[in-house]
RNA sequence: UCCCCGGUAGCGCAGCGGUAGCGCAGCUCGCUGUUAACGAGUUGGUCGUAGGUUCGAAUCCUACCCGGGGAG
Numbered sequence: 001u002c003c004c005c006g007g008u009a010g011c012g013c014a015g016c017g018g019u020a021g022c023g024c025a026g027c028u029c030g031c032u033g034u035u036a037a038c039g040a041g042u043u044g045g046u047c048g049u050a051g052g053u054u055c056g057a058a059u060c061c062u063a064c065c066c067g068g069g070g071a072g
Base pairs, nucleotide, nucleotide: 001071002070003069004068005067006066007065010024011023012022013021018055026042027041028040029039030038048064049063050062051061052060
């Protein structure tokens, strides 16, 4: 320098162009003499950044940033 993969909640990850979700964690409540476990409810998101396409973009296009792998 070039090529490929990835970046979405605190963490691990889903997510056909049409309201952003699951698990764990957190918080509240229940249960229990208490804790743990279990059960119910609930909070939390500029979807890496900036543009573009589109009625509509996490999703498509371009550039760049960060992480991983490969070629020279």
This is a predicted structure of a 72-nucleotide RNA (transfer RNA) from a Candidatus Kaiserbacteria bacterium. Rfam family: tRNA. By type it is a transfer RNA. About the family: Transfer RNA (tRNA) molecules are approximately 80 nucleotides in length. The coordinates come from a structure-prediction model, not an experiment, and the mean pLDDT is 84.